[in-house]
RNA sequence: AAUAGGUGGCUAGGGUUCCGGUUUCAUACUGAGUGAAACGUCUGGACCGAGAGCUAUCGACCUCCUUCAAAGGGGGUUACACGGAGGGAUAAAAGCCCGGGAGA
Repeated sequence: AAUAGGUGGCUAGGGUUCCGGUUUCAUACUGAGUGAAACGUCUGGACCGAGAGCUAUCGACCUCCUUCAAAGGGGGUUACACGGAGGGAUAAAAGCCCGGGAGA
């Protein structure tokens, strides 16, 4: 801020800046190690990550109790939702953003 909301965590998913891994080359060549390049059709670490996924919390609304009043407390609701193409950010990509968009 808001009738259908905000935020956090996790996941589906995603690529390749960083770490690691693999391969090739160079150095060395007895070897380790080091450096460069390529590879995400490399399981990974880390990272990005859902309107229509999960969960938690804060709110919003309804109702009851308490109170002179306020504050406070209890219960309930927070529904439904098929969706391109194209473009954008980041190193790069994506159920990220444009976007509950265009459409249906």
The RNA shown here (Guanidine-I riboswitch aptamer) has 104 nucleotides and comes from uncultured Paraglaciecola sp. Of the family's consensus pairs, 97% are formed in the model. The RNAcentral record of the sequence draws on MGnify.